Predicted 3D model of a 72-nucleotide RNA (transfer RNA) from a Fidelibacterota bacterium. The prediction has a mean pLDDT of 80. Lineage of the source: Bacteria > Pseudomonadati > Fidelibacterota. Rfam family: tRNA. It is annotated as a transfer RNA.
RNA sequence: GGCGUGGUGGCCAAGUAGUAAGGCAAGAGUCUGCAAAACUCUUACACGCGGGUGCAAUUCCCGCCCACGCCU
Numbered sequence: 001g002g003c004g005u006g007g008u009g010g011c012c013a014a015g016u017a018g019u020a021a022g023g024c025a026a027g028a029g030u031c032u033g034c035a036a037a038a039c040u041c042u043u044a045c046a047c048g049c050g051g052g053u054g055c056a057a058u059u060c061c062c063g064c065c066c067a068c069g070c071c072u
Base pairs, nucleotide, nucleotide: 001071002070003069004068005067006066007065010024011023012022018055026042027041028040029039030038048064049063050062051061052060
C1' cells in the first nucleotide's frame, strides 16, 4: 500500500430502513436482628466521525479515523 471483518450505555452484546433486546456492573426499595442471596424499579443525550440517498438511516452509499486479520 491492497483486501476483509468490526466500532451500539461503565463493560459484554443482539438487531438491521419505521427509532434499540438481553446480561453484568451501579443506584433505590422490599425482605433480614445485621448482611448475603432473592425479588421489584431506575440509569437521563448508547449506535466511531463527516457527507449523500430517501418521507424516514444504527441499518444503504461515499470519504475519514480506530481495532483485528490476510496479502504484497